[in-house]
Transfer RNA from a Planctomycetaceae bacterium, 76 nucleotides, folded computationally. It matches the Rfam family "tRNA". From the family's description: Transfer RNA (tRNA) molecules are approximately 80 nucleotides in length. The family's RNA type in Rfam is transfer RNA. The sequence is in RNAcentral, with records from ENA. NCBI's taxonomy places the organism under Bacteria, Pseudomonadati, Planctomycetia, Planctomycetales, Planctomycetaceae. Its mean pLDDT, the model's own confidence on a scale to 100, is 82. RNAcentral records the identical sequence in 2 taxa.

């Protein structure tokens, strides 16, 4: 240089024939405790890696590009 996989809430990660975004933990509240940990209820929180195209409608398809891993080539 070439294949291949992935990038989606702070962190891990899900999202099945396109039909307008979710879980766990983690935050913050409230209940519970002398107080606190555990627990149990509720909330907030992202426009899906960027840019363009198709579509009535894209995370989901299509082209470029950018980062991150694996593997294969070249150099030395």
């Nucleotide at each position: 240089g070439g294949u291949c996989a992935g990038g989606u809430a702070g962190c891990u990660c899900a999202g099945u024939u396109g039909g307008u975004a979710g879980a766990g933990c983690a935050g913050c509240g409230c209940a519970u405790u002398g107080a606190a940990a555990a627990u149990g209820c509720g909330c907030g929180g992202g426009u899906c890696g960027c840019u363009g195209g198709u579509u009535c409608a894209a995370g989901u398809c299509c082209a470029g590009u950018c980062c991150u891993g694996a593997c294969c080539a070249c150099c030395a």